The prediction has a mean pLDDT of 82. The RNA shown here (transfer RNA) has 72 nucleotides and comes from a Lachnospiraceae bacterium.
RNA sequence: UGCCCUUUAGUUUAUUUGGUAGAACGCCAGAUUCUGACUCUGGUGGAGCGGGUUCAAGUCCUGUAGGGGCAG
Numbered sequence: 001u002g003c004c005c006u007u008u009a010g011u012u013u014a015u016u017u018g019g020u021a022g023a024a025c026g027c028c029a030g031a032u033u034c035u036g037a038c039u040c041u042g043g044u045g046g047a048g049c050g051g052g053u054u055c056a057a058g059u060c061c062u063g064u065a066g067g068g069g070c071a072g
Base pairs, nucleotide, nucleotide: 001071002070003069004068005067006066007065010025011024012023013022019055026044027043028042029041030040031039048064049063050062051061052060
């Protein structure tokens, strides 16, 4: 310098021909317990950033940033 892959909740990760983003762990509250843990119930919170296409974008196009890889 060129090319490829990747970026979704605090963490790990689903979402496949574009149609209102789910789960597990975590965290908070309650129940249970003499207290705590375990367990049960409820709740919490998310598409790296900018632009474009579309009635509609996590998904398609483009630019850019971070991470990983290959070639020189």

Source information: Its Rfam family is "tRNA". Rfam's curators write: Transfer RNA (tRNA) molecules are approximately 80 nucleotides in length.